[in-house]
RNA sequence: UUAAUAGACAUCUAGGGUUCCGACUGAUUUAUCAGUGCCUGGUCCAAGAGUUGUCAACCUCUUCUGAGGUCACACGGCGGGAAAAAAGCCCGGGAGGC
Numbered sequence: 001u002u003a004a005u006a007g008a009c010a011u012c013u014a015g016g017g018u019u020c021c022g023a024c025u026g027a028u029u030u031a032u033c034a035g036u037g038c039c040u041g042g043u044c045c046a047a048g049a050g051u052u053g054u055c056a057a058c059c060u061c062u063u064c065u066g067a068g069g070u071c072a073c074a075c076g077g078c079g080g081g082a083a084a085a086a087a088g089c090c091c092g093g094g095a096g097g098c
Stems, first nucleotide, its partner, number of pairs: 007055004012050001015045002020042002022039001023036006057070005073093001075096001079091003
């Protein structure tokens, strides 16, 4: 704001780093070890204010069985949390601002 409710899960993306894989560099025993995320990447993490879907919720009508509809709006730190790490993750639609 709406006639009224506005939550959960999944999914992908912007974004994020470096456990694992790969890449690159070095060493050597040629297959391992060490280093590099000032390595495009795969795995991985990932949005309240991004996407899509499902469910839930809500409203109206109804011959009580169902039918139709809604799911909007949304500026925002510092700091802290995470046994890989970081982040638009979580604290948090919080503090604060308008």